[in-house]
RNA sequence: AGAGUUUGAUCCUGGCUCAGAACGAACGCUGGCGGCGCGUCUUAAGCAUGCAAGUCGGGCGGGAUCCAUGCGCUUGCGCAUGGUGAGAGCGGCGGACUGGCGAGUAACACGUGGGCGACGCGCCCUCCGGACGGGAAUAGCCUGUAGAAAUACAGGGUAAUGCCGGUUGCGAACGCGCGCGCUGGAGGCGCGCGUGGAAAGCCCCCACGGGGGCGCCGGAGGAGCGGCCCGCGGCCCAUCAGCCUGUAGGCGGUGCAAGGGACCACCUAGGCUACGACGGGUACCCGGCCUCAGAGGGCGGACGGGCGCAUUGGGACUGAGAUACGGCCCAGACUCCUACGGGAGGCAGCAGCUAAGAAUAUUCCGCAAUGGGGGGAACCCUGACGGAGCGACGCCGCGUGGGCGAGGAAGGCCGGAAGGUUGUAAAGCCCUUUUGCGCGCGAGGAAUAAGGGGAGGAGGGAAUGCCUUCCCGGUGACUGUAGCGCGCGAAUAAGCGCCGGCUAAUUACGUGCCAGCAGCCGCGGUAACACGUAAGGCGCGAGCGUUGUUCGGAAUCAUUGGGCGUAAAGGGCGUGUAGGCGGCCCUGCAAGCCUGGCGUGAAAUCCCGGGGCUCAACCCCGGAACCGCGCUGGGAACUGCUGGGCUGGAGCCGCUGUGGCGCAGCCGGAAUUCCAGGUGUAGGGGUGAAAUCUGUAGAUAUCUGGAAGAACACCGAUGGCGAAGGCAGGCUGCGAGCGGACGGCUGACGCUGAGGCGCGAAGGCGCGGGGAGCGAACAGGAUUAGAUACCCUGGUAGUCCGCGCAGUAAACGAUGCACACUGGGUGUCCGGGCAUGAGCCCGGGUGCCGAAGCGAACGCGUUAAGUGUGCCGCCUGGGGAGUAUGCCCGCAAGGGUGAAACUCAAAGGAAUUGACGGGGGCCCGCACAAGCGGUGGAGCAUGUGGUUUAAUUCGAUGGUACGCGAAGAACCUUACCAAGGCUUGACAUUGAAUGACCGCUUCAGAGAUGGAGCUUCUUCUUCGGAAGCAUGAAAACAGGUGGUGCAUGGCUGUCGUCAGCUCGUGUCGUGAGAUGUUGGGUUAAGUCCCGCAACGAGCGCAACCCCUAUCCUAUGUUACCAGCAAGUAAAGUUGGGGACUCAUAGGAGACUGCCAAGGACAACUUGGAGGAAGGCGGGGAUGACGUCAAGUCAUCAUGCCCCUUAUGUCUUGGGCUACACACGUACUACAAUGGUCGACAACAGAGGGAAGCAAAGCCGCGAGGCAGAGCAAAACCCAGAAACUCGAUCUCAGUUCGGAUCGCAGGCUGCAACCCGCCUGCGUGAAGUCGGAAUCGCUAGUAAUCGCAGGUCAGCAUACUGCGGUGAAUACGUUCCCGGGCCUUGCACACACCGCCCGUCA
Repeated sequence: AGAGUUUGAUCCUGGCUCAGAACGAACGCUGGCGGCGCGUCUUAAGCAUGCAAGUCGGGCGGGAUCCAUGCGCUUGCGCAUGGUGAGAGCGGCGGACUGGCGAGUAACACGUGGGCGACGCGCCCUCCGGACGGGAAUAGCCUGUAGAAAUACAGGGUAAUGCCGGUUGCGAACGCGCGCGCUGGAGGCGCGCGUGGAAAGCCCCCACGGGGGCGCCGGAGGAGCGGCCCGCGGCCCAUCAGCCUGUAGGCGGUGCAAGGGACCACCUAGGCUACGACGGGUACCCGGCCUCAGAGGGCGGACGGGCGCAUUGGGACUGAGAUACGGCCCAGACUCCUACGGGAGGCAGCAGCUAAGAAUAUUCCGCAAUGGGGGGAACCCUGACGGAGCGACGCCGCGUGGGCGAGGAAGGCCGGAAGGUUGUAAAGCCCUUUUGCGCGCGAGGAAUAAGGGGAGGAGGGAAUGCCUUCCCGGUGACUGUAGCGCGCGAAUAAGCGCCGGCUAAUUACGUGCCAGCAGCCGCGGUAACACGUAAGGCGCGAGCGUUGUUCGGAAUCAUUGGGCGUAAAGGGCGUGUAGGCGGCCCUGCAAGCCUGGCGUGAAAUCCCGGGGCUCAACCCCGGAACCGCGCUGGGAACUGCUGGGCUGGAGCCGCUGUGGCGCAGCCGGAAUUCCAGGUGUAGGGGUGAAAUCUGUAGAUAUCUGGAAGAACACCGAUGGCGAAGGCAGGCUGCGAGCGGACGGCUGACGCUGAGGCGCGAAGGCGCGGGGAGCGAACAGGAUUAGAUACCCUGGUAGUCCGCGCAGUAAACGAUGCACACUGGGUGUCCGGGCAUGAGCCCGGGUGCCGAAGCGAACGCGUUAAGUGUGCCGCCUGGGGAGUAUGCCCGCAAGGGUGAAACUCAAAGGAAUUGACGGGGGCCCGCACAAGCGGUGGAGCAUGUGGUUUAAUUCGAUGGUACGCGAAGAACCUUACCAAGGCUUGACAUUGAAUGACCGCUUCAGAGAUGGAGCUUCUUCUUCGGAAGCAUGAAAACAGGUGGUGCAUGGCUGUCGUCAGCUCGUGUCGUGAGAUGUUGGGUUAAGUCCCGCAACGAGCGCAACCCCUAUCCUAUGUUACCAGCAAGUAAAGUUGGGGACUCAUAGGAGACUGCCAAGGACAACUUGGAGGAAGGCGGGGAUGACGUCAAGUCAUCAUGCCCCUUAUGUCUUGGGCUACACACGUACUACAAUGGUCGACAACAGAGGGAAGCAAAGCCGCGAGGCAGAGCAAAACCCAGAAACUCGAUCUCAGUUCGGAUCGCAGGCUGCAACCCGCCUGCGUGAAGUCGGAAUCGCUAGUAAUCGCAGGUCAGCAUACUGCGGUGAAUACGUUCCCGGGCCUUGCACACACCGCCCGUCA
């Protein structure tokens, strides 16, 4: 000293939370010792029992009991003398201290400083004076009475330091008079006269004269204690605003120790209050304690000072002192006793009990010390106190061992292993003994006690006594304590919290939004560093955590030290009261202010220094400090006050301007509606479109005339005026404001302004008018799922006027008022100066842009949100809520003031990047449109959903799943199901041992498999063996298409072949970020050009690659055949050729290169020439940063989890082919642009072929069979291309269309076609006549249409992938639908519009 948390990110505002310290604590876990402290914070609840205040016989009367002696003598009683001396009583002093508690109290209660000329005082100290002489009672006691008791009463008698007279009485007191001094006033001092007031004894010594001590009385003083008064200071609520009748004062009294309205009579009518009276709530106050950098905040337990209280309330008595904790009386509640008539009691003393509570101790010891009461003293009393006990409640100290000890045991944990870690930790060896246990010794707190002895002193002083001093001298609760010594033995002694971030410390397993954690943010839904456990680590340590509370951090109430344009916050505006603040010069005063001195600020505490307990805590000593208050000396700059002056602030007058400023009156035209009349005819009106409405009873339109009310077009503005609200036709009157140069006047008269008062839009209210248009409510018509709305037709209040009320607003510049200061530029309104130029300058308003500066940013910027001063208002997280309640105002509506409970971890401001918008601009795409053909209807094929099933294995699921993984499920495949088997296994590695393995035959079985039989090693060799192969015990292990694609790699789909995505440096910004990449053009393109705080670069685009279109060159077989030759029925068949086609290579070619125009002279575009081809020629391959937790754990790989005689593996059979349905994708059709037949008459390309393709030939109607030439292929084969062309027929029909379905008969593949293949022939001949809503593809060699080939494959193709043949139509255009790109704007969205979010209901 800060940190976490609002966001995708940022800055700011702002709240919440954490880290610190503290505690009279409590709770959880744990617990060895000692010292010093502290210990009912809760019900001022109730209390059993014991103790806490007595003492004095040297004040008094007396005396039970016991002892001794003596006497009487009924031997047990009585009496006498002496001793002892209890209890009670009279009397004195003390019970007003000490101790407890904090209820009450907001007060002179407390603190602090003063005052009393307005007071008191027992005991104590000093001084002065005195104590003479009498009297009357009364307790105790005795006798008696009443009562259960407590207790009371009657009679008799008695003492005193008890009580009462008398004498004396300096002085004091009181009254009167005089004088002195002080003072604001008053009771101060002195003198005189008068009045009235005292006493007590006891003890000791004695030389008996007396002396001494303790007391007594009167008085003066002191010390100390108390009483009263005053200034100042310290809580909350204004939702408490008015309070008071002994109230405020006076005169005279009463009362008191004393002042006082404290009390009484009379008189006056006052007193307090916004500087907060009165009321309510809370609370003892302080020194101090905690916290804090300080200022401040919180607290008032222990210790110390003060106050108050003593069961609750009231009262007095006694006394020096009380209105009295352990006294009295009365009343109340409660408890107890009782003979029911009456009585007793007060722990907030020390212990202790009960209840309450989270919670707080022993019914201990002692008066040894300190202190107190009584006493002459001894001594007695003392739950004050000194100690001990209990409690880790706090602070402090100590210990639980120390040294050595491994490349480091075991065990645990982690790791695939290597190894790491626990950890020098342990063990082991050596050592020590604090603590502990045992034994022993043993301080200090205690000496001036009494008493004895000695010395000295005062007094006239012998004794006693008094004062000072030395020696002897008794007394210890704690306690055999502290401490010391010896012995024993590592021996008796470690826990608690935490380890996601904040915050220091991490792994494993378990769990699976469960159990749980959590101070805030937040963790947990199968790999959790956040839960639980373990190991390890971090922190503290006899403690550690938790909870509660306070301060801090919080500058988050801001005096130090905050704010208010948009985050919470400027009052709607003015006027002005109190208050606050206030120009220049001079004089004085000294309240504030500065300074010196004095007093006080108790002690303790804190701080500094020193000292004592071994240290520390703790304690002691000294100092400093106590920031304050009071008295006093000095100063005079500033503030204030007094007096005098000034003119710059402010104001007034003259002159001159200015305006929708206010109020009142009068006047005007346009428009609207209505009325009357004319012309005129079928509509008008209204809307997105309509309808309600209006019109043939004559509307709308148009003309003339009239009526009414309201508002004032153009001017008009970015303009003017006003304090704000607000103000607009013209004229007049009245009133107010503002500006200006010059001249004159007053002389600080000023600024602000809590309350108060006034003004205050619209709407609203009351009364009375008015009412054209408009128009809440209302009615109707539409719209709609509905439409209590938006739109339309009507229409009442209202809008207008007068008077009154109301008092609000986004009453906004969301910006209080005043003054001063701080660069400019430019427009505009009013005025002025110089002046005459569209000129310069000045003042006042009103706008824009901008310097400095400010600001979180946006922005503000002489009209401040800058820099300052003064004053006012207001804010303190969001919601609850401007709600409730109280009060005030209002006729009402309502307004003003204005909470809390509860709840959230945010709510916000500005700006940034995206995404989004039924926002805008620009631009693309078969996106729409234009067109062609389809799908959706039918039958069938195929995939999917669903259903079914023993199983119908699994995956893919909007676009981007669904003829997809499948480029081919009869067995196999196969992962599914049933049944039957196997268990180191079907497969891999190591492997003792063995020797073949393989193969063949046979039996059982559905087969797997099992039994039996036959056959049996190979190679190398140094002869030991080695390698290979097979069998194979045992064990490691294998195996899993089991799970998780949300743990992953790889691969893929999609946006999208879209034109984008980024980086470096620089610059700008507090920052996120921006710039670059935006802009002007252009492009298919972030393609290129130009511009520009950017300059470059990367991934994409394009190009480089392949195919194709033209040409050239080379080569020329298996391809080709023009010319030559040969040859055939025919044929490049042959010789040959190298021209052509073609093939294979290598090149050329196209680059906006040329011309013209446009454009900016650019890029580029348009047109043209040439060219096979143009302006990326056509096609392919190629897919940026990224998005969808997209898809795939079943291609493969792979983490983790799971199975292990099974979730592995083998086999047979079944299933994946099911079928009431639904969807997708295809095929074939519905026919004449067609079908069928015939001519067998045409023309491709690209492929495939050895377990293959298969020709010819023969057989079969055919599928096919037999057969096998040729061909590892420019050679042979598959291989007949088909549509097409020509001819014939069919004639619009469910057909000579269509071919489903079914029957029969066959063919092929294959171990095997039942479930479940394909093909052929014959027969059968279904639906279907062009397809609802909806929807798909395609822009040219494309769509459409036609066939061919290939992969897979034993067989199986309407699918898929390729190939060629024939070969169109249309595109005006970009408004709309979908998708996309760039710029911009809004945003409360950011898992981002499939968002967010509001209300109701559950």
Molecule: small-subunit ribosomal RNA
Organism: uncultured bacterium